The RNA shown here (transfer RNA) has 72 nucleotides and comes from Lachnospiraceae bacterium KH1T2. Its Rfam family is "tRNA". Rfam describes the family as follows. Transfer RNA (tRNA) molecules are approximately 80 nucleotides in length. The RNAcentral record of the sequence draws on ENA and Rfam. Lineage of the source: Bacteria > Bacillati > Bacillota > Lachnospirales > Lachnospiraceae.

[in-house]
This record gives sequence, structure tokens and C1' cells, in this order.
RNA sequence: UUCGGAAUAGUGCAGUUGGUAGCACGUCGACCUCAUAAGUCGAAGUCGCGGGUUCGAAUCCUGCUUCUGAAU
Repeated sequence: UUCGGAAUAGUGCAGUUGGUAGCACGUCGACCUCAUAAGUCGAAGUCGCGGGUUCGAAUCCUGCUUCUGAAU
């Protein structure tokens, strides 16, 4: 310099041909227990940033940022 990939909850990840954003672990609360753990139930918490298209965008288009792979 050129061509790709990735960015989603505290952590690790799913989510596709656009239609109410999920799983595991973790956190908090309750139940259970003499108590703790385990177990059961419930709750909080999220689409990297800015534009565009659309009735509707995590998803499509575009710019930027960060990380990463390959070639030279």
C1' cells in the first nucleotide's frame, strides 16, 4: 500500500435472506436450610459512533473508530 474478518448484557457467544434481542456463566432479590453450598422462582442489565434507505434496521447502503488475518 492492497484485500478480507470482527465490534451484541459484567464475561464468553447466538441472532440472515429487515418484523417485539436471546443462551450460558456472573450480579441482585425471594424461597429452601440451624447456617453455607447446591437447588427452585423472579428481576435488573445490551446491538462500537455518525448519517442514509424503509411503515419498520443488530440485519441493507455509506463514512469514521478500534481490534485482527493475508498479500506485497